The RNA shown here (c-di-GMP-I riboswitch aptamer) has 93 nucleotides and comes from Halobacteroides halobius.
[in-house]
RNA sequence: CCUCGAAAAAGGCACACUUAUUGAAAGAUAAGGUCGCAAAGCUAUGAGUCUACGGCAUAGUAUUUAUGAUGCUAUGAUGGUCAGGUUACCGAA
Numbered sequence: 001c002c003u004c005g006a007a008a009a010a011g012g013c014a015c016a017c018u019u020a021u022u023g024a025a026a027g028a029u030a031a032g033g034u035c036g037c038a039a040a041g042c043u044a045u046g047a048g049u050c051u052a053c054g055g056c057a058u059a060g061u062a063u064u065u066a067u068g069a070u071g072c073u074a075u076g077a078u079g080g081u082c083a084g085g086u087u088a089c090c091g092a093a
Stems, first nucleotide, its partner, number of pairs: 004091002012037002017032006035080001041086003045083003048078003054073005060067003
C1' cells in the first nucleotide's frame, strides 16, 4: 500500500415515531429521537421498488360539453433495496 473486518480506541451517521415546512404524490428538509450501520460518507451509472401532477387509452354518468372511475406511462423519488464508481478512521489473521 492492497485485500479483509478480529479485538480495542477516537469518533461518525440516525430506522421507526413526533412536530414544523415543502411537494400532486412517493418523498425530502429541519429539530427531537436512537432500530441499527465498517462506509447507513458522496454519487441516480445499472437493476429493482414506490408515486402518477401531466400525457395516453378504456368503458360509464349527465347531455353536446362537463364529470369522476380504472389501467398504462417518469421527466419524479428511493444509495438505510442490491450492486457499480469514488473518498475515508483503526489495524489482527
Taxonomically the source falls in Halobacteroides (Bacteria, Bacillati, Bacillota, Clostridia).
RNAcentral records the identical sequence in 2 taxa.
It matches the Rfam family "c-di-GMP-I riboswitch aptamer". Its family is annotated with cyclic-di-GMP binding in the Gene Ontology.